[in-house]
Context: one part of a larger RNA
RNA sequence: UUGGGCGUAAAGGGCGCGUAGGCGGUCUCGUAAGUCAGGUGUGAAAGCCCGGGGCUCAACCCCGGAAGUGCAUUUGAAACUACGAGACUUGAGUAUGGGAGAGGGAAGUGGAAUUCCUGGUGUAGAGGUGAAAUUCGUAGAUAUCAGGAGGAACACCGGUGGCGAAGGCGACUUCCUGGACCAAUACUGACGCUGAGGCGCGAAGGCGUGGGGAGCAAACAGGAUUAGAUACCCUGGUAGUCCACGCAGUAAACGUUGAGCACUAGGUGUAGCGGGUAUUGACCCCUGCUGUGCCGCAGUUAACGCAUUAAGUGCUCCGCCUGGGGAGUACGGUCGCAAGAUUAAAACUC
Numbered sequence: 001u002u003g004g005g006c007g008u009a010a011a012g013g014g015c016g017c018g019u020a021g022g023c024g025g026u027c028u029c030g031u032a033a034g035u036c037a038g039g040u041g042u043g044a045a046a047g048c049c050c051g052g053g054g055c056u057c058a059a060c061c062c063c064g065g066a067a068g069u070g071c072a073u074u075u076g077a078a079a080c081u082a083c084g085a086g087a088c089u090u091g092a093g094u095a096u097g098g099g100a101g102a103g104g105g106a107a108g109u110g111g112a113a114u115u116c117c118u119g120g121u122g123u124a125g126a127g128g129u130g131a132a133a134u135u136c137g138u139a140g141a142u143a144u145c146a147g148g149a150g151g152a153a154c155a156c157c158g159g160u161g162g163c164g165a166a167g168g169c170g171a172c173u174u175c176c177u178g179g180a181c182c183a184a185u186a187c188u189g190a191c192g193c194u195g196a197g198g199c200g201c202g203a204a205g206g207c208g209u210g211g212g213g214a215g216c217a218a219a220c221a222g223g224a225u226u227a228g229a230u231a232c233c234c235u236g237g238u239a240g241u242c243c244a245c246g247c248a249g250u251a252a253a254c255g256u257u258g259a260g261c262a263c264u265a266g267g268u269g270u271a272g273c274g275g276g277u278a279u280u281g282a283c284c285c286c287u288g289c290u291g292u293g294c295c296g297c298a299g300u301u302a303a304c305g306c307a308u309u310a311a312g313u314g315c316u317c318c319g320c321c322u323g324g325g326g327a328g329u330a331c332g333g334u335c336g337c338a339a340g341a342u343u344a345a346a347a348c349u350c
């Protein structure tokens, strides 16, 4: 707890859908709750303020007035908000026609490579390192050829390229399926934005049950290095990595930048879809919308920088911050099989 803030100083929720709530386009008519104006009542006295008076003055006291921003009631006003009725099309959405895409799910298929197995050729080394050794090999390794098995990942294309809300998505084919974009009309008629709770999605690692296991590889073992070496290097190697189902719910979940709308110089790439011109062959040139980069003016910023994809100028809604440590900890609650997650202090100390 007002204010000021949240790219890097503390601070944007990991992301979506959406409830309550908050906020909400243009025009007409009405109502009068908010709003505005007037009247009436009340708003005790004292005090404060103004005018006057009494103690020699003052403090103090007395008289009168004003004020008392409020409440109630009543009479009006109708611009704005609200409510009721009607209308509109620019916000939002639907229909039609297109092209783009590693968007998601399932099934099937393919080639290269590693490893292993079988057979052939072949003989003494191979492997590994800074150098070595552990290790493998005359029971025939390494190398090479042929065949087979199995698992995982998809070279080139590949691109500050694309798609997705985020996490993320990359061989090919088929099936199912979500979203965005462009063009021209037609239709609905504010149906919108945000979103506390809630619900769902959510990398890697981890957990449960059952499969699978080629390569890689926590733990572990050995060899080196070293003063030591519970490491870096080497040889092995189990969980795991893969699949199905369930749980978990966290990340530097980052653009360290919440979502939406509007406005505010340009230049230059790139992706998708158009229009014009040109040629009929794709280009080239001009131009529109949507996305994605770089540079840069105004402006902004503590600076760095940002700069129509804003960190500029405004509005709406949500989340969050309030000195460092203690501490994202303890206790309690909720969730979880557990690991733990979430919510979240204080003493004390500087």
Stems, first nucleotide, its partner, number of pairs: 003322004007304002012318001014201004021194003025088007033081002035077008049065006091191001092188004096183003103177007110154001115149007125136002162169002206247006215241002220236004258317006266295011299306002323350003332343004